[in-house]
RNA sequence: CGAGCAGACCCGCCGAGUCGCAUACGCGAGCCGGGGACCCAGGGCAGUUGGGGUGAAUCCGCGGUCACGACCGUGGUAGGGCGAGCUUCCCGCCCGAAUCCGUCAGCUAACCCGGUAGGCGGCCAGGAAGGAGAC
Numbered sequence: 001c002g003a004g005c006a007g008a009c010c011c012g013c014c015g016a017g018u019c020g021c022a023u024a025c026g027c028g029a030g031c032c033g034g035g036g037a038c039c040c041a042g043g044g045c046a047g048u049u050g051g052g053g054u055g056a057a058u059c060c061g062c063g064g065u066c067a068c069g070a071c072c073g074u075g076g077u078a079g080g081g082c083g084a085g086c087u088u089c090c091c092g093c094c095c096g097a098a099u100c101c102g103u104c105a106g107c108u109a110a111c112c113c114g115g116u117a118g119g120c121g122g123c124c125a126g127g128a129a130g131g132a133g134a135c
Base pairs, nucleotide, nucleotide: 010122011121012120013119014118018029019028020027021026030116031115032114033113034112035111040106050104051101052100053099054098059076060075061074062073063072064071065070079095080094081093082092083091086130087129088128089127090126
């Protein structure tokens, strides 16, 4: 001097997952999710490969494995996120998972029950228009 790694402050991203008071357990506010009438919707029975929830995360083609339930790989896709104040357009870069309930739940006023995690990035950080804010 350079590269890499780790920690702290700070800034930022996905997400409801923030703030205040406490701190032994926690309690509030805010935000988020679920259950739950009339009306409406929904034929009934059987079927276990039942049905349902959170979430953007559904669906399709091809190939392989297979206990023929399904799983793996690959290419797309419904849908979703980011590009450092906001909206729109263009352009660019990505995600397109996982998991829970346990045979049971449509909507749903009153009412009832829960969550408030986790995981990442940081020396660059596209263009245009509009409308704000600050100075």